[in-house]
């Protein structure tokens, strides 16, 4: 310098191809339970989806630029 992944809750990740209510486990809180905890079970808080921009009635998802990880080729 080419090219190619990844980036989304506190952590680990689907959802993106093929646009249309942002979820899952795990952590975290309340309540049940217990002498008091842990484990159950129920509810429940948490996100402007890496930045900017662009098409669209609508963008995590298409397009561009860009920025940080990682591979790779030279």
């Nucleotide at each position: 310098g080419c090219u190619c992944g990844a980036g989304a809750a506190g952590c680990u990740c689907a959802a993106c191809c093929u646009g249309g209510u942002a979820g899952a486990g795990c952590g975290g809180a309340a309540c049940u339970c217990u002498g008091a905890a842990g484990a159950u079970g129920u509810u429940u808080a948490g996100g402007c989806u890496g930045u900017a921009a662009g098409u669209u009635c609508a963008a995590a998802u298409c397009u561009u630029a860009u920025c940080u990880c990682g591979a790779g080729c030279a």
Overview
The prediction has a mean pLDDT of 83. Predicted 3D model of a 74-nucleotide RNA (transfer RNA) from Chaenotheca gracillima. It matches the Rfam family "tRNA". By type it is a transfer RNA.